The RNA shown here (transfer RNA) has 73 nucleotides and comes from a Candidatus Nomurabacteria bacterium. It matches the Rfam family "tRNA". By type it is a transfer RNA. Taxonomically the source falls in Candidatus Nomuraibacteriota (Bacteria, Bacteria candidate phyla).
RNA sequence: GGGCCCAUAGCUCAGUUGGUAGAGCAGCGCUUUUGCAAAGCGAAGGUCAGGAGUUCGAAUCUCCUUGGGUCCA
Numbered sequence: 001g002g003g004c005c006c007a008u009a010g011c012u013c014a015g016u017u018g019g020u021a022g023a024g025c026a027g028c029g030c031u032u033u034u035g036c037a038a039a040g041c042g043a044a045g046g047u048c049a050g051g052a053g054u055u056c057g058a059a060u061c062u063c064c065u066u067g068g069g070u071c072c073a
Stems, first nucleotide, its partner, number of pairs: 001072007010025004019056001028042004049065005
């Protein structure tokens, strides 16, 4: 220098052919217990890495940039 892959909640990750952004764990509240743990229930938590474009509509498609991984030279 070139090719490919990844970036979504605090963490690990889903998200189908473009149509309401989700799960588990963690944290918080409640129930249960003498108490703790475990269990159950509930609520909260998001600039979908950043920018631009296409579209009625973008996490999703296109381009550029940034960071990480990998391969080639």
Overview: The coordinates come from a structure-prediction model, not an experiment, and the mean pLDDT is 80.